[in-house]
This is a predicted structure of a 75-nucleotide RNA (transfer RNA) from Parcubacteria group bacterium GW2011_GWB1_40_14.

RNA sequence: GGGGGCUUAGCUCAGCCUGGUUAGAGCGGCGGUCUUACAUGCCGCAGGUCCUUGGUUCAAAUCCAAGAGUCCCUA
Numbered sequence: 001g002g003g004g005g006c007u008u009a010g011c012u013c014a015g016c017c018u019g020g021u022u023a024g025a026g027c028g029g030c031g032g033u034c035u036u037a038c039a040u041g042c043c044g045c046a047g048g049u050c051c052u053u054g055g056u057u058c059a060a061a062u063c064c065a066a067g068a069g070u071c072c073c074u075a
Stems, first nucleotide, its partner, number of pairs: 001074007010027004020058001029045005051067005
């Protein structure tokens, strides 16, 4: 230099191919319940510019383009 994967909650990830109400799970955090207390269990709550910008569309995490970061293959 050429090619490819990945980027969504504090962490690990699903959802993207096939656009559509309010963006989710587990773990973690906080509160309640339980206990002499802790842990476990149960209930509830908070937490997201879906990497950035632009485009297409009535509508974009999802499609398109450029860029950024990271990993891999290759010369």
It matches the Rfam family "tRNA". It is annotated as a transfer RNA. Rfam's curators write: Transfer RNA (tRNA) molecules are approximately 80 nucleotides in length. Taxonomically the source falls in Bacteria candidate phyla (Bacteria).